Description
A computed fold for a 539-nucleotide part of an RNA from a Patescibacteria group bacterium, annotated as small-subunit ribosomal RNA, 5' domain. Rfam family: Bacterial small subunit ribosomal RNA. Clan: SSU clan. The sequence was found in a public genome assembly. Its mean pLDDT, the model's own confidence on a scale to 100, is 85.

Context: one part of a larger RNA
């Protein structure tokens, strides 16, 4: 000088991009991280539609009493206006009986139709994502090879034919504090079993043997599938040359141990594994132990060969409390399947259960130290599905940290033989210092209106988390924004005062014992700059 997943002190306006549990692979409270297909299947619930039952009101009709009211006629008293009574004509409107008119609620009915998903099935959970704990290894890197496997995908060929018998679901009964069972009855499948067929398949003693399948949807043209074979395509599995730390104060090591024959087991080779022969087999060019370690792409530095390093981001290996095991399935001995056996924690009615954040966020410890219990699947992707879509703490956003790196700002012009203060002074003066007041502009930023996108790709339309996004235009007003270290050489940059081997500084060399440019303060410079400085590590 450069570098850092940093800390730590002092300071702190903005943005973009990236980064952020390196010690306890130490314990976890709480939500979410793996679903998904009704077009495989029987159910079960919802809601429609029609049938069928049912028969409520209004209404319409039919049958019959009519009340107040007006009107008009006659009569009685009255001079008379009026009052009484009686009859005729009308009459809102209500009672009341009848209909094969009229049809609403309802409903263990029946059919269809839509819509949900608790169980059967299938496909996914083997990827995605987290972390190095272990591992000095064919683990990784790089070349090179035979004895092999593959769901999904893509090309080809060839088929898809008949039977059957359970079982969850449910509905009964029962056991148990609960986790959970048990027993009876019924049923359906692309679930299960049996048969047929049989070739481009597999065994073969070349005569022959022997294996397969399922159906949904539909516009009835077809689509998705299923089942054999064979090629592809990408992935994985196995061997192997050669690279890859430390230690000789580890000098021998090794019986399945090095080789054979034959089996076994495997997708496959093969002492992997058994049995039987043989006695081999590695090592100073470093076996065997022992300590340390995840490898590699790349990252610091360096002129360069080196050398350290192994975060983020690719790849590849292992690991999922800790120790074994195996099942299911193409794939696994399976982080968020199961089983044992421990520890540890929680629940209990003490008879018995239930758990695994080295996943997103979050908390305790523990430490010099590392972030929010945020949004949305709008984008890429991936899982399923015929799609429509669903799900997806992967991802995309946003949030906190000056932790790194760029990039902007805190104002510009002007403005005395030069203001006050302050600091030195040879007392004349001279620094600070055009610096500030002051005048004369700008608005980057900031605030506040308004506008206002790409990100979306799906022919039309619809869809944006971010987003009150970025951009853009108007207003306001210099208005919101400067500090850390240093100043004896090394090493840029000096003076006063106080202190008097004291207090103290220090990276080295060294300051400090009365004139300290080295300690504390001030004035002044000097070096960096939203930062500077110390420490800790590499080189």
């Nucleotide at each position: 000088g450069g570098a850092u997943g940093a800390a730590c002190g002092c300071u702190g306006g903005c943005g973009g991009c990236g980064u952020g549990g390196a010690u306890a692979a130490g314990g976890c409270a709480u939500g979410c991280a793996a679903g998904u297909c009704g077009a495989a299947c029987g159910g079960a619930a919802a809601a429609a539609u029609u049938a069928c039952u049912g028969g409520a009101a209004a209404g319409c009709u039919u049958u019959g009493a009519g009340a107040a009211g007006g009107a008009c006629u006659u009569g009685u008293a009255g001079c008379a206006a009026u009052a009484c009574a009686a009859g005729u004509c009308u009459g809102a409107c209500g009672a009341u009986u009848g209909g094969a008119c009229g049809g609403a609620a309802g409903g263990a009915u029946a059919a269809u139709u839509u819509u949900u998903u608790a169980g059967u099935g299938g496909c996914a959970a083997a990827c995605g994502g987290g972390g190095u704990a272990g591992u000095a290894a064919c683990a990784u890197g790089u070349g090179g090879g035979a004895a092999c496997a593959u769901a999904c995908c893509c090309a080809g060929a060839a088929g898809u034919c008949g039977a059957g018998a359970a079982u969850a679901a449910u509905c009964c009964g029962u056991c148990g504090a609960a986790a959970g069972g048990c027993g009876g009855a019924c049923u359906a499948a692309u679930a299960c079993u049996c048969g047929a067929u049989a070739g481009u398949c597999c065994c073969u003693a070349c005569g022959g043997g022997g294996u397969a399948a399922a159906g949904u949807c539909u516009u009835c043209g077809g689509a998705c599938g299923c089942u054999u074979c064979u090629g592809g395509a990408a992935u994985g599995g196995c061997c192997u040359g050669c690279a890859c730390g430390g230690u000789a104060u580890c000098a021998g090591c090794u019986a399945g141990u090095u080789g054979g024959u034959a089996g076994u087991g495997u997708a496959a080779c093969g002492g992997a594994c058994u049995a039987c022969c043989a006695a081999g087999g590695c090592a100073a060019u470093g076996a065997c132990g022992c300590c340390u370690a995840g490898g590699g792409g790349a990252g610091g530095u360096g002129a360069g060969a080196g050398c350290c390093u192994g975060a983020c981001c690719c790849c590849c290996a292992c690991c999922a409390u800790u120790g074994g095991a195996a099942c299911u399935g193409c794939g696994a001995c399976a982080c968020g399947g199961u089983c044992c056996a421990a520890a540890c924690a929680c629940c209990u009615a003490c008879g018995g259960g239930u758990g695994g954040c080295u996943g997103c966020a979050g908390u305790c410890a523990a430490g010099a130290a590392a972030c929010u219990u945020u949004g949305g699947c709008a984008a890429u992707g991936c899982a399923c599905g015929a799609a429509a879509g669903u799900g997806u703490g992967a991802c995309c956003a946003a949030g906190c940290g000056a932790c790194g790196c760029c990039g902007c700002g805190u104002g510009a012009u002007u403005g005395a033989u030069g203001a006050a203060g302050c600091c030195c002074u040879u007392c004349g003066g001279g620094g600070u210092g055009u610096a500030a007041a002051g005048a004369u502009c700008u608005u980057u930023u900031a605030u506040g209106c308004a506008u206002g996108a790409g990100g979306a790709a799906a022919u039309u339309a619809u869809u944006g988390a971010c987003g009150u996004u970025a951009g853009u235009g108007c207003a306001u007003g210099a208005a919101u924004a400067a500090g850390g270290g240093g100043c004896u050489c090394c090493u840029a940059a000096c003076u006063c005062u106080g202190u008097g081997c004291c207090a103290g500084c220090a990276g080295g060399a060294g300051c400090g014992g009365u004139a300290a440019u080295a300690c504390a303060g001030a004035g002044g410079c000097c070096c960096c700059g939203a930062g500077c400085g110390u420490u800790a590590u590499c080189c």